[in-house]
Context: one part of a larger RNA
Molecule: large-subunit ribosomal RNA, domain IV
Organism: Flavobacteriales bacterium
RNA sequence: UUCGUGGCUAAGGAACUAGGCAAAUUAACCCUGUAACUUCGGGAUAAAGGGAGCCUUCUUCGGAAGGCCGCAGAGAAUUGGUCCAGGCGACUGUUUAUCAAAAACACAUGGCUUUGCAAAAUCGAAAGAUGAAGUAUAAGGCCUGACACCUGCCCGGUGCUGGAAGGUUAAGAGGAGAUGUCAUCCUUCGGGAGAAGCUUUGAAUCGAAGCCCCAGUAAACGGCGGCCGUAACUAUAACGGUCCUAAGGUAGCGAAAUUCCUUGUCGGGUAAGUUCCGACCUGCACGAAUGGUGUAACGAUCUGGACGCUGUCUCGGCCACGAGCUCG
Numbered sequence: 001u002u003c004g005u006g007g008c009u010a011a012g013g014a015a016c017u018a019g020g021c022a023a024a025u026u027a028a029c030c031c032u033g034u035a036a037c038u039u040c041g042g043g044a045u046a047a048a049g050g051g052a053g054c055c056u057u058c059u060u061c062g063g064a065a066g067g068c069c070g071c072a073g074a075g076a077a078u079u080g081g082u083c084c085a086g087g088c089g090a091c092u093g094u095u096u097a098u099c100a101a102a103a104a105c106a107c108a109u110g111g112c113u114u115u116g117c118a119a120a121a122u123c124g125a126a127a128g129a130u131g132a133a134g135u136a137u138a139a140g141g142c143c144u145g146a147c148a149c150c151u152g153c154c155c156g157g158u159g160c161u162g163g164a165a166g167g168u169u170a171a172g173a174g175g176a177g178a179u180g181u182c183a184u185c186c187u188u189c190g191g192g193a194g195a196a197g198c199u200u201u202g203a204a205u206c207g208a209a210g211c212c213c214c215a216g217u218a219a220a221c222g223g224c225g226g227c228c229g230u231a232a233c234u235a236u237a238a239c240g241g242u243c244c245u246a247a248g249g250u251a252g253c254g255a256a257a258u259u260c261c262u263u264g265u266c267g268g269g270u271a272a273g274u275u276c277c278g279a280c281c282u283g284c285a286c287g288a289a290u291g292g293u294g295u296a297a298c299g300a301u302c303u304g305g306a307c308g309c310u311g312u313c314u315c316g317g318c319c320a321c322g323a324g325c326u327c328g
Base pairs, nucleotide, nucleotide: 001324002323003322004321005320006319007318008317009316011314012313015312020309029051030050031049032048037042039146053068054067055066056065057064058063069073081307082306083305084304085303086302087301088299089298093105094104110143111142112141113140114139115138121130122129123128147294148293149292150291152224153223154222157221158220159217160216161215162214163213166212167211168210172206173205177201178200180198181197184193185192186191225243226242227241228240229239252286253283264280265279266278267277268276
């Protein structure tokens, strides 16, 4: 002198920083006391406040009185900082062994759908096995994700289910007709015709599912408009017109984990706030089990704030131990 580990630090106390990261504060036990909210269980160790050592005497054995020491009595060690508000996910749980622990997965709940048992589904060439030594309050698949209030419209497209009149339609059936060959016949001697059989083909007609077609079905995949005008200030448009569509986004929510413009505008908090909270609605491009909106409890979750606390900082300093380097 650097690094690592640890201790102390005047005054200030987050001014540090992406961010209080790290550190500090708090702390066990006993006694009081304890809010909003709430699913009445919780929240809650809420918060907040107080106590405590040793000696002697007495005691109804709970304690009481007196005394002693210190700055300080859980004197060491062990050992929650607390509160307010919001997002997300209900929760306990699970996960990227070795950069991600989460808002991702799972979950109880809800729904759709398949399956009548030699079940569906899955593995296997099969035998066979799982399902299940189960039987629809069961088993498989898909979605949703506690609970509360709810879950709107569209079946035109795609899918699925059902239908079967008509159209289309494979193999196959069918075999009209045609090709080759040939007994035989004709011949101008070059050639020609050609039965049966065999051979190579082959029209009509019949012919399943599927598709076309007809219905149903959205907690199936999905989708859920435009323009113009209009009220006795202005503005706006309950109202009207028109075009298009399968139907034109309902309730609720909304600059949001979604808002580009955008640090939107207003309000709150600050001396000052691109974050945060409450509103507004002009939703570039929310929206209802691809769930919508709330929600007590919970969270090594994310965001904002307050108190306390501190070497994070103003701004450094000192000390101990270990390791290295340098100088002597």